[in-house]
Overview: The RNA shown here (Bacterial RNase P class A) has 377 nucleotides and comes from an Anaerolineales bacterium. The gene name in the source record is rnpB. The sequence is in RNAcentral, with records from ENA. Its Rfam family is "Bacterial RNase P class A". From the family's description: Ribonuclease P (RNase P) is a ubiquitous endoribonuclease, found in archaea, bacteria and eukarya as well as chloroplasts and mitochondria. The family's RNA type in Rfam is ribozyme. The source organism's lineage runs through Bacteria, Bacillati, Chloroflexota, Anaerolineae and Anaerolineales.
RNA sequence: CAGGUCAGCCGGAUGGCCGCGGGUUCUUAACCCGAGGAAAGUCCGCACACCAUUGGGCAGCAUGCCGGGUAAUGCCCGGAAGCGUGUAAGCGAUUGGAAUAGGGCCACAGAAAGCAAACCACCCCAUUAAUUAAUGGGGUAAGGGUGAAAAGGUGGUGUAAGAGACCACCGGCGGCUGCAGUAAUGCAGUCGGCCAGGUAACCCCCAUGUGGUGCAAGGUCAAGCAGGAGAGAAGUCUCACUGAGACGGGACGAGCCCAUCUCCCAAUCAUCUCCGGGUAGACCGCUCGAGCGGUUGGGUAACCAUCCGUCCAGAUAGAUGUCCAUCCAGGCGGGACUCCCGCCAGACAGAAUGCGGCUUACAGGCUGACCUGGAAA
Numbered sequence: 001c002a003g004g005u006c007a008g009c010c011g012g013a014u015g016g017c018c019g020c021g022g023g024u025u026c027u028u029a030a031c032c033c034g035a036g037g038a039a040a041g042u043c044c045g046c047a048c049a050c051c052a053u054u055g056g057g058c059a060g061c062a063u064g065c066c067g068g069g070u071a072a073u074g075c076c077c078g079g080a081a082g083c084g085u086g087u088a089a090g091c092g093a094u095u096g097g098a099a100u101a102g103g104g105c106c107a108c109a110g111a112a113a114g115c116a117a118a119c120c121a122c123c124c125c126a127u128u129a130a131u132u133a134a135u136g137g138g139g140u141a142a143g144g145g146u147g148a149a150a151a152g153g154u155g156g157u158g159u160a161a162g163a164g165a166c167c168a169c170c171g172g173c174g175g176c177u178g179c180a181g182u183a184a185u186g187c188a189g190u191c192g193g194c195c196a197g198g199u200a201a202c203c204c205c206c207a208u209g210u211g212g213u214g215c216a217a218g219g220u221c222a223a224g225c226a227g228g229a230g231a232g233a234a235g236u237c238u239c240a241c242u243g244a245g246a247c248g249g250g251a252c253g254a255g256c257c258c259a260u261c262u263c264c265c266a267a268u269c270a271u272c273u274c275c276g277g278g279u280a281g282a283c284c285g286c287u288c289g290a291g292c293g294g295u296u297g298g299g300u301a302a303c304c305a306u307c308c309g310u311c312c313a314g315a316u317a318g319a320u321g322u323c324c325a326u327c328c329a330g331g332c333g334g335g336a337c338u339c340c341c342g343c344c345a346g347a348c349a350g351a352a353u354g355c356g357g358c359u360u361a362c363a364g365g366c367u368g369a370c371c372u373g374g375a376a377a
Stems, first nucleotide, its partner, number of pairs: 001373010012327005018321001020034006036348001040359002043357005048214004060210005065079005080095002083092003096205002102203002104199003119144002121140008152170006171195002173192008218284004227275005235247005248265004291310004296305003328346001330344006
């Protein structure tokens, strides 16, 4: 210098006019605050609230190597093991059950894919035949063939031919012992021919955990309507009598009086008072918190401790907007030779109880570490 890998961070800046939500004050106003790294998906884990709850079990669901972190987790950090991939830095998927507790499945091909099998082949015997061939019976699984997978590999012994049948070495698995490690596990020794499969991301088995609903949780105050209790008023007469009319009385419109109109006169009416529940509405929950920024210390790290500083939206159909100016990066075009001019344009998105994670979306830019190749010294 070129190409690549991993990790972390930023996500336009400043000012002004006019607006919008919230707060404070000396309230025609002034001042202060006003989205995110994901506010998203609502997938995990908590806080908080209410409901349920004698104890235990079953079922269901989730998790599943080891250690640590944390309020907690299925998250994070560190470590272990084997597999795939890349020259490498790394990346990807994985991890309880030696799959002999049991069941299921293993397409196609193939004789055979778990309890039993032989297509070609090799060998032996019998018969026919001229010894090579054919047919029948038996042995074998070394060689060929099929397959993702066929029962460890090489050499020897052995045999009719063969085979861990036996032997040596190598590989795997398991037991025991020692050493290292907190542990998973690793290394070494020794013993056992144990080597006849895979799949638990199919059921299953084992261990551990797990009550439900979510701030529209939940609480306080409380119009109107409906409900309950009580207070309170004057009726009389006539008729064709559950009704209507006349007279009288009362209430309201009006501070008083008169007229008129409307309503009421013994109640299931009007009017007034009280009561419980409670809708609209208002308030609390509500945002100072496992908070944020920094110092120092501990730890490989996740993270923890310490001290200093700081206050950072709380709406309720939901504010956080538009425009202008200057600058900052970016793209395109032109002039020009590292400067100028013009145009375009600034991702994904957007709070609603609050946190910790995960996942998903994201223009462009910055920083650090590492790997491979080349060049120069």